This is a predicted structure of a 71-nucleotide RNA (transfer RNA) from Acromitus sp. 1 MKL-2023. The coordinates come from a structure-prediction model, not an experiment, and the mean pLDDT is 83. Its Rfam family is "tRNA". The family's RNA type in Rfam is transfer RNA. Its family is annotated with triplet codon-amino acid adaptor activity in the Gene Ontology.
RNA sequence: UGUAAGAUAAACUAAUGGUAAGUUACUAGGCUCAUAAUCUAGAUAAGAAAGUUCAAAUCUUUCUCUUACAA
Numbered sequence: 001u002g003u004a005a006g007a008u009a010a011a012c013u014a015a016u017g018g019u020a021a022g023u024u025a026c027u028a029g030g031c032u033c034a035u036a037a038u039c040u041a042g043a044u045a046a047g048a049a050a051g052u053u054c055a056a057a058u059c060u061u062u063c064u065c066u067u068a069c070a071a
Base pairs, nucleotide, nucleotide: 001070002069003068004067005066006065007064010024011023012022013021018054026042027041028040029039030038047063048062049061050060051059
């Protein structure tokens, strides 16, 4: 420099244009003499900016960052 893939909560991972889901972690409560485990509940998310659409995490464009390959 070129090509390809990717960016979703504190961490990891889903969804194929129509309510943003789950696991771990965290907080509170129950259980226990107490802790752990277990049960219940709760809070925290779309890389940035535009466009298309009744409706965008999803489609299009630009930018930022990350990874792989080639030179």
RNAcentral holds the sequence, with entries from ENA. Taxonomically the source falls in Acromitus (Eukaryota, Opisthokonta, Metazoa, Scyphozoa).